[in-house]
RNA sequence: AUUCGACAAAGGUAAACUCCGAGUGAUCGGAGGACGCAAAGUAAAGGGUCUUGUAACCGUGGACAGUAUUUGUGAACAGUGUCAGUAUAAAUAACAGACGCUUACACUUAUAACUGACACGAUAGAAAUAAGAUAGCCUUACUGCCGAA
Numbered sequence: 001a002u003u004c005g006a007c008a009a010a011g012g013u014a015a016a017c018u019c020c021g022a023g024u025g026a027u028c029g030g031a032g033g034a035c036g037c038a039a040a041g042u043a044a045a046g047g048g049u050c051u052u053g054u055a056a057c058c059g060u061g062g063a064c065a066g067u068a069u070u071u072g073u074g075a076a077c078a079g080u081g082u083c084a085g086u087a088u089a090a091a092u093a094a095c096a097g098a099c100g101c102u103u104a105c106a107c108u109u110a111u112a113a114c115u116g117a118c119a120c121g122a123u124a125g126a127a128a129u130a131a132g133a134u135a136g137c138c139u140u141a142c143u144g145c146c147g148a149a
Base pairs, nucleotide, nucleotide: 004147005146012037013036017032018031019030020029021028022027035136041142042141043140045139046138047137048134049133050132051131052130053129054128057125058121059120060119061118064116065115066114067113068111069110072107073106074105078102079101080100081099082098083097085095086094
């Protein structure tokens, strides 16, 4: 010096509880009081536990947004069928027109069916999160009296 911790020595400290005070609270400060403590000295760095606030999670609501379904209207330089035309000896292809059907898509009517947002309610609890408390809950950091084994 490091580790370690004696029925050692000299000391130190002070739980619960009571009173006073601070704090929303956990808790803290002072006085008394001693359960204990070899770091029960100091420090909120990491956890744990505790407090306060917000709070997903529960219920209801209304077409707020989207999806899904639905009413009506329009509708392709899209697909498909029919008709006729141009061209040709005739036809295919090609060009272009009319009509019907289907449909992308747009507008519109509705449905609380699904998802989300919003509002109100419920509130015994509660994930998460913010701030705080706790060093006599643990780890960690720093410091410290003595010197048996």
The RNA shown here (c-di-GMP-I riboswitch aptamer) has 149 nucleotides and comes from Candidatus Jettenia ecosi. Its Rfam family is "c-di-GMP-I riboswitch aptamer". Gene Ontology term of the family: cyclic-di-GMP binding. The coordinates come from a structure-prediction model, not an experiment, and the mean pLDDT is 78.